RNA sequence: GCGCUUGUAACUCAGCAGGAUAGAGUGCGUCCCUCCUAAGGACGAAGCCGGGGGUUCGAAUCCCUCCAAGCGCG
Numbered sequence: 001g002c003g004c005u006u007g008u009a010a011c012u013c014a015g016c017a018g019g020a021u022a023g024a025g026u027g028c029g030u031c032c033c034u035c036c037u038a039a040g041g042a043c044g045a046a047g048c049c050g051g052g053g054g055u056u057c058g059a060a061u062c063c064c065u066c067c068a069a070g071c072g073c074g
Stems, first nucleotide, its partner, number of pairs: 001073007010026004019057001028044005050066005
């Protein structure tokens, strides 16, 4: 330098042949339970989906570009 893959909540991931308020587990907070802790139960907060543009009535999803990480080729 070229090609491919990945980037979504604090962490690990789903959702990706466009469609209505973006989800799960772990963790975190409050409460219940308990003498206390752990376990268990209830509720809750937390992400405008790596940045920027474009297409569209509508984009996490399609296109372009940039950034970061990984793999391969030279």